[in-house]
RNA sequence: AGUCGGUCGGGUGAUCGCGGCCGGGCAAUGACCCGGCUGAGGAAAGUCCGCACUCCAUAGAGUACGGUGCCGGCUAACGGCCGGGCGGGGUGACCCGACGGCAAGUGCAACAGAGAGGUGUAUUGCCUGGGGCCGGGAAACCGGUCGCCGGGUGAGGGUGAAACGGUGGUGUAAGAGACCACCAGCAGUGGCAGUAAUGUCGCUGGCUAGGCAAACCCCACCGGGAGCAAGGCCAAGCAGGGCGAAUGGAGUAACUCGCUCCGUUUGACGCCCGGGUAGGCUGCUAGAGGUUGCCAGCAAUGGCAAUCCCAGAUAGAUGAUCACCACCCACUUGUGGGUACAGAAUGCGGCUUAUAGACGGACU
RNA sequence: UGGGGAGUGGCCAAGCUGGUAAGGCGCCUGACUCUGGAUCAGGAGAUCCUAGGUUCGAAUCCUAGCUCCCCAGCCA
Numbered sequence: 001a002g003u004c005g006g007u008c009g010g011g012u013g014a015u016c017g018c019g020g021c022c023g024g025g026c027a028a029u030g031a032c033c034c035g036g037c038u039g040a041g042g043a044a045a046g047u048c049c050g051c052a053c054u055c056c057a058u059a060g061a062g063u064a065c066g067g068u069g070c071c072g073g074c075u076a077a078c079g080g081c082c083g084g085g086c087g088g089g090g091u092g093a094c095c096c097g098a099c100g101g102c103a104a105g106u107g108c109a110a111c112a113g114a115g116a117g118g119u120g121u122a123u124u125g126c127c128u129g130g131g132g133c134c135g136g137g138a139a140a141c142c143g144g145u146c147g148c149c150g151g152g153u154g155a156g157g158g159u160g161a162a163a164c165g166g167u168g169g170u171g172u173a174a175g176a177g178a179c180c181a182c183c184a185g186c187a188g189u190g191g192c193a194g195u196a197a198u199g200u201c202g203c204u205g206g207c208u209a210g211g212c213a214a215a216c217c218c219c220a221c222c223g224g225g226a227g228c229a230a231g232g233c234c235a236a237g238c239a240g241g242g243c244g245a246a247u248g249g250a251g252u253a254a255c256u257c258g259c260u261c262c263g264u265u266u267g268a269c270g271c272c273c274g275g276g277u278a279g280g281c282u283g284c285u286a287g288a289g290g291u292u293g294c295c296a297g298c299a300a301u302g303g304c305a306a307u308c309c310c311a312g313a314u315a316g317a318u319g320a321u322c323a324c325c326a327c328c329c330a331c332u333u334g335u336g337g338g339u340a341c342a343g344a345a346u347g348c349g350g351c352u353u354a355u356a357g358a359c360g361g362a363c364u
Numbered sequence: 365u366g367g368g369g370a371g372u373g374g375c376c377a378a379g380c381u382g383g384u385a386a387g388g389c390g391c392c393u394g395a396c397u398c399u400g401g402a403u404c405a406g407g408a409g410a411u412c413c414u415a416g417g418u419u420c421g422a423a424u425c426c427u428a429g430c431u432c433c434c435c436a437g438c439c440a
Stems, first nucleotide, its partner, number of pairs: 001364004006359003010325007018039008041341001045352002048350005053227004060261004065223005070084005085099001086097004100218002105216002107212002124156001125153006131146006165183006184208001186205008231282004240273005253265003275439003289308008326339006365436007374389003383420001391407005413429005
C1' cells in the first nucleotide's frame, strides 16, 4: 500500500417516568399502592426467497403458469451455505460468474456495407478473353491505355458489434482447405484418474459447424391455494333486499389458484347491495432457543454433556435529566456541540439494502 | 401487518412481441388584428424514477433500490 474473515457498535452511577410478569397490602375480582425481576437489532428494514403454524378436502392426477439450472455435500427447506470443477480478472493475497441446450425446431440482427445467415456477394483490387485508341516494327507481333463488353477469384483494401479457422508451403493465369505439414477448435469413440462435474492420453472423421435462449422454445428438477387482518371462543348492536341454481342417479351449485378429471357435500348454499360494530380472550412466544466444553468432519454442519430463561405492546412501552469517563468537531484552551444506520408486532433460517466509528486476527 | 399496481418534456399520456420516443394541452417566434383572444405557419423542450447487468444495441429483458397509489377486519 492492499486482500479476506471475526467482535462490538458508547459505559458507570443517581433521580424521575413507561410496558410486561411475580409477590404483598387482600378471602375473591377490579382499581390503586409498595417491593422485586425483566424490557429492541445486526440489520428489528426491504418483503426478495424458504419453512414452521393455521384454514380450505385427506392435498390426488393432467395441463397451463411460475421458479431453479456445472458437480457433490449440508439443512426442516431454500434461489441459502460449504467443498470441488470450468471460465474470466489481478504481480499477488484473493475476487467475480443466471455456468444445461443455438450440432432439435422457429425467430431476430437497425444504420453502414458488394454481401448479415445463407451456400449469399462485386462499383475497389488481382488475373484473363474480346474490342477501340496511341506508340514501335516491313510483317508476325510487342508495349501502353480505356466512363467499352464478358469470364475467373474472394487472398488484399474498405463497411460493420459480427464477414465463415491461424501460420508456412504446394499449386494456379490470378487465387482459394483446392491440396499438404504443424497448431487451435469441433463431432464421434476408447483407455486411465475422479462419487461426479471434469481432466488427461490416443484413434477416426470432416476441414470450421457464427452470435443471441436475462428471444420463443427444448430438457431435468421443484411448486395445490390463501395467509396471524390465518384460525378458535365470547360480548355488543342492526334491517333487510336482490341474483344464481329443479325434479334428478344425471345435471346444477359449492367445496379459495386458470382449466379439465377424480373425490366430497347438497336444497343447504354461494355471490352482490345495504345494515351494525371499531370491543375482549386466545393464537402469543421455551424455541429447527442461547452460552460453554468435548467429539466427528477440510468445511458448511451434526452429535453429546452441562448450564441459562432472554420483550410480548395493540395506536402501540423500551425514555428524559444530571455527574464522571471514552471518542469526534469547533473555537475564545476550558467551554460549547455531537456519538452512525435505524427501531420488535406469529415465529424461525437466509439473501439484499443502510451503517459514524472502535478493537483484534490471518495473509499478500 | 399482508396483498396488488404505477413511475415517459411543465401537465395528460401512446410506445413495453428490443432498432434510437407519437399525440394533445401548455411555452416561444412570426402572420392576421387598432389591441387581445380565436385561427394559421414554424420552433424549442425527454438522455423514459435511480443504479448495475444481458445484448452490437434497452423506455422495453433481468437484478437491486427509491417514491407514489389502491385493497382488506368482525357480526348478522